[in-house]
RNA sequence: UUUUGAAAAGGGCAAAUCUAUCGAAAGGUAGAGGCGCAAAGCUACGGGUCUAAGGUGAUACCAUCACUAUGACAGCCGGGUUGCCAAA
Numbered sequence: 001u002u003u004u005g006a007a008a009a010g011g012g013c014a015a016a017u018c019u020a021u022c023g024a025a026a027g028g029u030a031g032a033g034g035c036g037c038a039a040a041g042c043u044a045c046g047g048g049u050c051u052a053a054g055g056u057g058a059u060a061c062c063a064u065c066a067c068u069a070u071g072a073c074a075g076c077c078g079g080g081u082u083g084c085c086a087a088a
Stems, first nucleotide, its partner, number of pairs: 002088004012037002017032006035075001041081003045078003048073003054068006
C1' cells in the first nucleotide's frame, strides 16, 4: 500500500419506542432505550425515498384536491473522502 473481517482485544455508533424541545410537515437535537452496524464516520455528486410551508392549477366560495424542493433522509443503493484493531 492492497485485500479480507473467521477468531481476539480495547472500545465506538445507536433502530423501534418513550419524554422534552425546534419545525407547516418530513425530519432534526437532547435524555432514556438497544434492533442492529467494520465505516451505522463525513459528503445530497448520481439514482431513489419522504414531506408540501410557499407557489401554481382545478373544483369552488369554504374549504378540499392535484402538481411542485428551495425542506429532509448518509441506518435505501452507488460515487467521493477520512479512519481503529486484526489477519493475509
Record summary: RNAcentral holds the sequence, with entries from Rfam. Predicted 3D model of an 88-nucleotide RNA (c-di-GMP-I riboswitch aptamer) from Acetivibrio saccincola. The coordinates come from a structure-prediction model, not an experiment, and the mean pLDDT is 87. Taxonomically the source falls in Acetivibrio (Bacteria, Bacillati, Bacillota, Clostridia).